[in-house]
Context: one part of a larger RNA
RNA sequence: GUCCAGUUAAGGAACUCUGCAAUAUACUACCGUAACUUCGGAAGAAGGUAGCCCGAUAGUAGGUGAGAAGGACUUGCUCCUUUGAGCCCAAUUCGGGGGCAGAAACCAGGGGGUAUCGACUGUUUAACAAAAACACAGGACUCUGCUAACUCAUUACGAGGAUGUAUAGGGUCUGACGCCUGCCCGGUGCUGGAAGGUCAUGGGGAGAGGUCAUAGGAGUAAUCCUAGAAGCUUCGAACUUAAGCCCCAGUAAACGGCGGCCGUAACUAUAACGGUCCUAAGGUAGCGAAAUUCCUUGUCGGGUAAGUUCCGACCUGCACGAAUGGCGUAACGAAUUCCCCACUGUCUCGACUGGAUACUCG
Numbered sequence: 001g002u003c004c005a006g007u008u009a010a011g012g013a014a015c016u017c018u019g020c021a022a023u024a025u026a027c028u029a030c031c032g033u034a035a036c037u038u039c040g041g042a043a044g045a046a047g048g049u050a051g052c053c054c055g056a057u058a059g060u061a062g063g064u065g066a067g068a069a070g071g072a073c074u075u076g077c078u079c080c081u082u083u084g085a086g087c088c089c090a091a092u093u094c095g096g097g098g099g100c101a102g103a104a105a106c107c108a109g110g111g112g113g114u115a116u117c118g119a120c121u122g123u124u125u126a127a128c129a130a131a132a133a134c135a136c137a138g139g140a141c142u143c144u145g146c147u148a149a150c151u152c153a154u155u156a157c158g159a160g161g162a163u164g165u166a167u168a169g170g171g172u173c174u175g176a177c178g179c180c181u182g183c184c185c186g187g188u189g190c191u192g193g194a195a196g197g198u199c200a201u202g203g204g205g206a207g208a209g210g211u212c213a214u215a216g217g218a219g220u221a222a223u224c225c226u227a228g229a230a231g232c233u234u235c236g237a238a239c240u241u242a243a244g245c246c247c248c249a250g251u252a253a254a255c256g257g258c259g260g261c262c263g264u265a266a267c268u269a270u271a272a273c274g275g276u277c278c279u280a281a282g283g284u285a286g287c288g289a290a291a292u293u294c295c296u297u298g299u300c301g302g303g304u305a306a307g308u309u310c311c312g313a314c315c316u317g318c319a320c321g322a323a324u325g326g327c328g329u330a331a332c333g334a335a336u337u338c339c340c341c342a343c344u345g346u347c348u349c350g351a352c353u354g355g356a357u358a359c360u361c362g
Stems, first nucleotide, its partner, number of pairs: 001357008010348002014346001019343001027051005036041001038176001052097005062088003067083006073076001110341004115336002117333002122134002138174007150160003177328004182258003187255002189251005196246003202240002207235005214227005259277005286320001287317001298314005
C1' cells in the first nucleotide's frame, strides 16, 4: 500500500450516473392513523406510550383433570350433571431495587410525497438483461354440424381434437375495471355472385399435306412429268367445355389509410366565415415538448440561493390518436423518474483499532 471487520470530532448527500454502499428502522401490547378508493383496501399508513428484577395482589383468576357421587337409556372402552386431588399458571394494581442501558445478546420493516409503464399473483434470456417484455382473467373477429375444423403421420393404417358436440373446439388480435372505440371498401386480402370477356384439358373435325393403285404424256429402256380412288398417316379452323382471373357487390376489433393553397372581423393579432385544387376518405373524442418534440435547456408557473432532470399548464403534434386500442384508474411492483423526513465515513478529509496479505532480513 491492498483486502476484511470495527470506531470516529464538527458537518450531514456537499459524494455520485444514481444515497451505489453502509448506517438507521426492527419485537409485543396499547393509543392513534390522511388523501384516494373498485368500499375489500390504502394500513404495520404516519406518529406515539409501555416493557427488567424482588415482595405482594396470587398459587388467586384461568386451564387441565386422576378419582368420587348421582342420573339416563340404546348396558357401552356409552352419555349427562355435580364434586374434585395433582399439575400448569396469568393480567392488573401497590410497594421496593440496582444499572450507561430492561424488546439490554442473537434475531429483528426505514418512512412519506409526485409522476411513467404494466391492472393484479405469476413467467422469462440455465452461465452479463427479471423488465415497461411474455402470460393472464375479460373483450372481439373468424372457422368448424361431427369421419368437425385444425394438427401429426411413409400420398397408407392410424392418432390427437374428444369418450368433447357451437354455453363446444381451432385460429388471430386485444389485455382487469371505468368512459369509449370516429371517418374511409379506391388498393391488398377475405366472403358472396353469376350475365358477359378470357382460358387449360377433353370433345369436335371444316379444310390442307404426305404416301400410293391407277390413268395420261415423254423415253428403246431404266426412269421422269402431270392428275390421283381407297387405305394408312401428318397438321388442323368453326363450335363446345371447369375453377381461376377480368367483372359486380359486401367486409376495417381484416392488411391498411385518415390533404394542400389563398383570402377575410372598425388598432394590431387571429380567423367563427369564404374561395379553389385534389382524394376512397381527409384524424372525431381524448391526450399532447409525451418511454413519441428535430429545432429545444420551447414558453409560463411550482419546487432550489442556484434545477438540460422533475411536477402543473400552453399547443407551434419535425413525426399522438382510438382492440398494431385511446384516455383515466384503487390495489400491486427486487421496474423507472423527481422531491422530502430520518439516518449515516458516500463526501468535506482524513484519522485510528484488530486481522490477513504485500514489503525487508533470515

Notes:
Predicted 3D model of a 362-nucleotide part of an RNA (large-subunit ribosomal RNA, domain IV) from a Bacteriovoracaceae bacterium. It matches the Rfam family "Bacterial large subunit ribosomal RNA". Gene Ontology terms of the family: ribosome and structural constituent of ribosome. It was read from a public genome assembly. Its mean pLDDT, the model's own confidence on a scale to 100, is 87.